[in-house]
RNA sequence: GACAAGAGCAAACCCACCGCGAGGUGGGGACGCAAAGCCACGGGUCUCAAUCGACGAGAGGGACUGAGAUCGCCGGGCUACCGAA
Numbered sequence: 001g002a003c004a005a006g007a008g009c010a011a012a013c014c015c016a017c018c019g020c021g022a023g024g025u026g027g028g029g030a031c032g033c034a035a036a037g038c039c040a041c042g043g044g045u046c047u048c049a050a051u052c053g054a055c056g057a058g059a060g061g062g063a064c065u066g067a068g069a070u071c072g073c074c075g076g077g078c079u080a081c082c083g084a085a
Stems, first nucleotide, its partner, number of pairs: 001082001008033002013028006031072001037078003041075003044070006051063002055060001
């Protein structure tokens, strides 16, 4: 990739457990997905902590570093089912 066929995954939300948190795992559930299979490699976003510190009465808000989360944010890499014209 075709209004093909057969399969697959599963957002929000609910329940249980784990985590300070972002979030994760299992069950229920389907908004969607042709790689919504895998890898945090580049960028983004988010969380926690330290430091700095314009503005502000405060609440707030910014920068940077570290440790993390997200591949269903984008790019990249690896692998893969079916298949007409």